[in-house]
RNA sequence: CGUGAUGUAGCUCAUCGGUAGAGCAUCAGACUUAUAAUCUGACGGAAGCGGGUUCGAUCCCCGUCAUCACUCCCA
Numbered sequence: 001c002g003u004g005a006u007g008u009a010g011c012u013c014a015u016c017g018g019u020a021g022a023g024c025a026u027c028a029g030a031c032u033u034a035u036a037a038u039c040u041g042a043c044g045g046a047a048g049c050g051g052g053u054u055c056g057a058u059c060c061c062c063g064u065c066a067u068c069a070c071u072c073c074c075a
Base pairs, nucleotide, nucleotide: 002070003069004068005067006066007065010024011023012022013021018055026042027041028040029039030038048064049063050062051061052060
């Protein structure tokens, strides 16, 4: 340089174009002499960014940024 993949909650990941979710973490409560574990509840999102298509976009298209893998060139 080129090709491909990935980007969604604090972390790890789901989500047929039709109300954005789970586990863990955090907080509160229950239980316990107490802690842990367990149980219940709560909190938590410009879906990387910009634009387009559509009645409607996390999802399709274009551009762009970041990370990773492979690859090319130079030294």
The RNA shown here (transfer RNA) has 75 nucleotides and comes from uncultured Neomegalonema sp.
It matches the Rfam family "tRNA". By type it is a transfer RNA. Rfam describes the family as follows. Transfer RNA (tRNA) molecules are approximately 80 nucleotides in length.